[in-house]
RNA sequence: CACGAUAAGGGCAAACCGAUCGCGAGGUCGGGGCGCAAAGCCAUGGGACUUCCUCCGCACCCUUGCCGGUUGCGGUAGUGAAGUUCGCCAGGCUGCCGAAG
Numbered sequence: 001c002a003c004g005a006u007a008a009g010g011g012c013a014a015a016c017c018g019a020u021c022g023c024g025a026g027g028u029c030g031g032g033g034c035g036c037a038a039a040g041c042c043a044u045g046g047g048a049c050u051u052c053c054u055c056c057g058c059a060c061c062c063u064u065g066c067c068g069g070u071u072g073c074g075g076u077a078g079u080g081a082a083g084u085u086c087g088c089c090a091g092g093c094u095g096c097c098g099a100a101g
Stems, first nucleotide, its partner, number of pairs: 001101001003098002011036002016031006034087001040093003044090003047085006053078002055075005060069002
């Protein structure tokens, strides 16, 4: 040190469950413990996800029919808007211990 041990003392806490907040992704608290040497902090870039908007399709309503409506469902759609996630990756900031190398 860009390294990381069957070391020492400690730390965090996935799924799941309960409570609570949020339309939602998800957050917080408690239990729990899969894992983690930055699983400490920051949404800056990318990814993923959510809601809304727009567009497209189908159904529906209206109409003789078109036009139209905007209710529901769906979409590998979008230089769209607002968000979530740092335990997806990158970047930035900070930090405990010290065997081997």